Overview:
Predicted 3D model of a 111-nucleotide RNA (THF (Tetrahydrofolate) riboswitch aptamer) from uncultured Enterocloster sp. Model confidence (mean pLDDT): 78 of 100.
[in-house]
RNA sequence: GCAGAGUAGGUUUAUGUGCGUUAAGUGCCGGCUGAACAGGGAGUUGUCAGCCAGACGAAAGGGGCAGUUUUUUGAAACUGUUCCUGCGGUACAUGAGCCGCAUCCCGCUGC
Repeated sequence: GCAGAGUAGGUUUAUGUGCGUUAAGUGCCGGCUGAACAGGGAGUUGUCAGCCAGACGAAAGGGGCAGUUUUUUGAAACUGUUCCUGCGGUACAUGAGCCGCAUCCCGCUGC
């Protein structure tokens, strides 16, 4: 000098356990504060988290049990609770695939 490896993390998917379906969460805009970013150091206008504020906005269906009311005594309606199947750019954990230090200096491996 040339080539390369490796992190946090991100994302997709599968499984499991939850949450919501009485709309929280997710996603979007703005402000404030903080954190992390290969082995070491620095580190952004990038990333993430918390708080505040704003706009937008959704998929429910069926069964069991209990109570109440009505009743033509067959049942029906309502309320509560629970289960199943769905739904949500839903949360977490684990496995697999993919991407992967903004950037700078040094280091590591091979030549």
Annotation
The organism belongs to Enterocloster, within Bacteria. Rfam family: THF (Tetrahydrofolate) riboswitch aptamer. From the family's description: Tetrahydrofolate (THF) riboswitch was first reported for Ames et al. as an RNA motif in 5' untranslated (5'-UTR)regions of folate transport and biosynthesis genes in Firmicutes genomes.